[in-house]
RNA sequence: GCGGCUGACCGCUCUGUCGUGCCGCUCUGCCAUCCGGCGGACGGUAAGGAAAGUCCGGGCAACAAAGGGCGCCAUGCUUCCUAACGGGAAGUCGGGUGAAAGCCUGAAGCCACGUAACAGAAAAUGACCGCCCUGGAGGUUCGCCGCCGGGGUAAGGGUGAAAAGGUGUGGUAAGAGCGCACCGGUCGCGGGAGCAAUUCCGGGAGCCGUACGUCUCAUGGGUUGCAAGGCCAAAUAUAUCCCGGUCGCAAGGCAAGACGGCCCGUCUUGUUUCCUGAUGCCCGCAGGCGGAAGGAUGCCGGGAGGGGUAGGCUGCAUGACCGUGCCAGUAAUGGUACGGCGAGAUAAAUGACAGAGAUCCGGUGCCGGCAACGGUUCCGGGUACAGAACCCGGCUUACAGGUCAGCCAAUUUU
Numbered sequence: 001g002c003g004g005c006u007g008a009c010c011g012c013u014c015u016g017u018c019g020u021g022c023c024g025c026u027c028u029g030c031c032a033u034c035c036g037g038c039g040g041a042c043g044g045u046a047a048g049g050a051a052a053g054u055c056c057g058g059g060c061a062a063c064a065a066a067g068g069g070c071g072c073c074a075u076g077c078u079u080c081c082u083a084a085c086g087g088g089a090a091g092u093c094g095g096g097u098g099a100a101a102g103c104c105u106g107a108a109g110c111c112a113c114g115u116a117a118c119a120g121a122a123a124a125u126g127a128c129c130g131c132c133c134u135g136g137a138g139g140u141u142c143g144c145c146g147c148c149g150g151g152g153u154a155a156g157g158g159u160g161a162a163a164a165g166g167u168g169u170g171g172u173a174a175g176a177g178c179g180c181a182c183c184g185g186u187c188g189c190g191g192g193a194g195c196a197a198u199u200c201c202g203g204g205a206g207c208c209g210u211a212c213g214u215c216u217c218a219u220g221g222g223u224u225g226c227a228a229g230g231c232c233a234a235a236u237a238u239a240u241c242c243c244g245g246u247c248g249c250a251a252g253g254c255a256a257g258a259c260g261g262c263c264c265g266u267c268u269u270g271u272u273u274c275c276u277g278a279u280g281c282c283c284g285c286a287g288g289c290g291g292a293a294g295g296a297u298g299c300c301g302g303g304a305g306g307g308g309u310a311g312g313c314u315g316c317a318u319g320a321c322c323g324u325g326c327c328a329g330u331a332a333u334g335g336u337a338c339g340g341c342g343a344g345a346u347a348a349a350u351g352a353c354a355g356a357g358a359u360c361c362g363g364u365g366c367c368g369g370c371a372a373c374g375g376u377u378c379c380g381g382g383u384a385c386a387g388a389a390c391c392c393g394g395c396u397u398a399c400a401g402g403u404c405a406g407c408c409a410a411u412u413u414u
Base pairs, nucleotide, nucleotide: 003408004407005406006405007404008403009402010401012357013356014355015354016353017352018351020046021045022044023043024042026041027040028039029038030037031036048385052396053395055394056393057392058391059390060225061224062223063222067264068263069262070261072221073220074219075218076217077091078090079089080088081087092107093106094105095104096103097102108216109215112214113213114212115211116210128157129156130153131152132151133150134149135148136147138145139144165183166182167181168180169179170178184208185207186205187204189202190201191200192199193198229314230313231312232311238305240304241303242302243301244300245299246298247252253271254270255269256268257267258266273296274295275294276293280289281288282287321340322339323338324337325336326335327334328333358383359382360381361380362379363378365376366375367374368373
């Protein structure tokens, strides 16, 4: 110097002219009973590190108060951080990839149940080709050969992603952890390190298949969301229809509702008035008691079909906030002292023009140099991704170019 990788930061600058939004213990004009309204001047201030995605976690708000169980969903190694998280920091053990630095990814439980297409004999104890022993009847160049049976085998071959731990050796009729040696995995014992996940060392046990799903356990989760919600103004029709309740002296019961998928508990609202009047009972008659069933009316609730409004104000930016120094910590982060207030729109403001500069790309002249390349003058072009909308903490995605720090690797020079 080139290449690769990791982390952090910047991401156009300055001047002038004109313009825009919000704010104001300033000045001022007009209007106005007050509150205040409409302007002008001046001052202050005006997008991000992702504002994007809407994937997580919250603050805040509503569901009259509000509980339990289930369902459903999410997470799952250890320790720490945080308001919390499926996030972050540090670490442990595995897998993939790379020459390396590094990058990506996984992690609770284990008994049971199920599945693993196709291929293959077979997917957990079933033998296709083989290997060994043996019976029978034959052939024979007397070594053996083929055929029909029986028994043993999983070491060799084949299929497959995966075939009953691996290598070697002994043994066997042939073989097999059948025995042995060394390894791998698992279980268990002892010792060391570590807060822990785990790890290192030593011995023992012949115990040994893989993946996925279901299942189990622990922790957590109410729903909807600023288009939440609150206030004001204006307008209107619930005129209509359907269903359920309208019981009881009371206790209670019935109906409906109660933020959300079901259930339970608990709570809330309604349970009004009138008409006809059955069975039955009392009575000498007239009549009385009684109230099944039905209807009307009012109320409660659910639903159908319709009607009005879509205007204004607020929520609305002082916050788990930002900056700097110091302390603690490997770090994330925490503590403390001082300082700061930095958009608040509502068809949506932060812009336009001019000049100069910076930087990058291309071309070009000159100089140095073997070259790559470096310095310098001029010309042309470019300056990334991209814009708040209640707010905050994360994750993911996009990003021309530039700066700083560290690591890896081969090479060159000193």
Molecule: Bacterial RNase P class A
Organism: Prolixibacteraceae bacterium UBA1413